RNA sequence: GCAGGCGGCUCAGGCAAUCGCCGGGCGAGCCAUGUGCUCGCCGGGAGGAAAGUCCGGGCUCCACAGGGCAGAAUGCCGGGUAACGCCCGGUGAAGGAAACUUCGAGGAUAGCGCCACAGAAAACAAACCGCCGGCCACCUCGGUCGGUAAGGGUGAAACGGUGGGGUAAGAGCCCACCGCGACGCCGGUGACGGCGUCGGCACGGCAAGCCCCAUUCGGAGCAAGGUCAAGCAGAGGGCGCACGAACGGCCCGUUCAUGCCCUCGGGUCGACCGCUCGAGCCGACCGGUAACGGUCGGCCUAGAGGAAUGAUUGCCAGCUCGCCGCGGGCGACCGAAGCGAGCGGACAAAACCCGGCUUACGAGCCACCUGCUCCA
RNA sequence: GCGCCUGUAGCUCAGCUGGAUAGAGCAUCGGACUUCGGAUCCGAGGGUCGUAGGUUCGAAUCCUACCGGGCGCG
Numbered sequence: 001g002c003a004g005g006c007g008g009c010u011c012a013g014g015c016a017a018u019c020g021c022c023g024g025g026c027g028a029g030c031c032a033u034g035u036g037c038u039c040g041c042c043g044g045g046a047g048g049a050a051a052g053u054c055c056g057g058g059c060u061c062c063a064c065a066g067g068g069c070a071g072a073a074u075g076c077c078g079g080g081u082a083a084c085g086c087c088c089g090g091u092g093a094a095g096g097a098a099a100c101u102u103c104g105a106g107g108a109u110a111g112c113g114c115c116a117c118a119g120a121a122a123a124c125a126a127a128c129c130g131c132c133g134g135c136c137a138c139c140u141c142g143g144u145c146g147g148u149a150a151g152g153g154u155g156a157a158a159c160g161g162u163g164g165g166g167u168a169a170g171a172g173c174c175c176a177c178c179g180c181g182a183c184g185c186c187g188g189u190g191a192c193g194g195c196g197u198c199g200g201c202a203c204g205g206c207a208a209g210c211c212c213c214a215u216u217c218g219g220a221g222c223a224a225g226g227u228c229a230a231g232c233a234g235a236g237g238g239c240g241c242a243c244g245a246a247c248g249g250c251c252c253g254u255u256c257a258u259g260c261c262c263u264c265g266g267g268u269c270g271a272c273c274g275c276u277c278g279a280g281c282c283g284a285c286c287g288g289u290a291a292c293g294g295u296c297g298g299c300c301u302a303g304a305g306g307a308a309u310g311a312u313u314g315c316c317a318g319c320u321c322g323c324c325g326c327g328g329g330c331g332a333c334c335g336a337a338g339c340g341a342g343c344g345g346a347c348a349a350a351a352c353c354c355g356g357c358u359u360a361c362g363a364g365c366c367a368c369c370u371g372c373u374c375c376a
Numbered sequence: 377g378c379g380c381c382u383g384u385a386g387c388u389c390a391g392c393u394g395g396a397u398a399g400a401g402c403a404u405c406g407g408a409c410u411u412c413g414g415a416u417c418c419g420a421g422g423g424u425c426g427u428a429g430g431u432u433c434g435a436a437u438c439c440u441a442c443c444g445g446g447c448g449c450g
Stems, first nucleotide, its partner, number of pairs: 001372005007366005013316007021045002024042007031034001047347001051358002054356005059221004071217005076090005091105001092103004106212002111210002113206003128152002130148007160178006179201001180199008225273004234264006244256004280299008318343006326335003377449007386402004395433001404420005426442005
């Protein structure tokens, strides 16, 4: 220098002017005296993903003796955490020349199911061609019975592989190595790894097919839930002027309904609380390989309730392109200053709050690692 | 906030308990018939199976994540 790998961090432009928006505090004015209206001043006002709503928790209400079934999720090992399906570190497998990356990675001797086409045979194995033997036939071609999984051919996959011995031909039939399985020892917390002995091999794949095993899971969600409480309807008590009804008619009386007054419970509209100080943020030190944890110090940072945080103009930072000239280089070319033009952006916007994951997206900075080439 | 369904040709739909050329009707194009047109008959073209990744020998079909459309409850 080229090609690649792998992390981490920062910003989400700045300033000025004008016009606005949403909360909070203070002050003044007004009258209708209220959690009122208007005006002024001060200070605050989105994100790294606020998003998707895919997981996990806090919080609140409801339910709850104990056990089981069903259902869902997760699935190598160890650790982190409030918890997780997240994160960190390992093991194994796969990919890559390497740096490094990826993995839904329990069980296929618990059972069921599936494995198209091709092929003889696709799972209690199997004889199409070929090879070998017996018998029959015989000029030749052949027929039949049996043995054989070494060879051919099919397939994604053919019942261990390679080599040798052996045999009529063959075959773990026998032997060596590799693979597989069982057992033992050693190392490791463990997944697992290493070594040794034994077994001739009996046991194909698919569980992101059903299923089995282990672990976890009560339900709902801030429209949770609570406080105050117009109107309407209701309950209790009182009043007795008036009218009506019932007690057969009339009077008294009692009761009921209407009316008026007082009290009360639930509770609609509405208002308020929940509401933002929290598994919080920043810095230093300590423990840990790390995720993370601990101690100390400092800080307060939107809280609306269908949704405010904006718009215009100018200048600057920044980026891109072109020109000029200068410097460097053998050269292609590279670059500071200057001038001009353009852009001055992306994804997207809180709605009870956190921890993750996933997805979208603009600009910049800082390392580290691998391979090749060149120079000293 | 919570819970579901769906995406296949220009349109409407099959296929979705994995199996190879992904079909059907309408539409389009060409030919026949007709004086011409329609209808009818014959034939043809047209598909990233919403996108990407994975499981598998093999994916429209199974799984995951996104994208679009629609529905229900409070």
This is a predicted complex of two RNAs, RNase P RNA and transfer RNA, with 450 nucleotides together. Rfam match: Bacterial RNase P class A. Rfam classes the family as a ribozyme. From the family's description: Ribonuclease P (RNase P) is a ubiquitous endoribonuclease, found in archaea, bacteria and eukarya as well as chloroplasts and mitochondria. Model confidence (mean pLDDT): 77 of 100.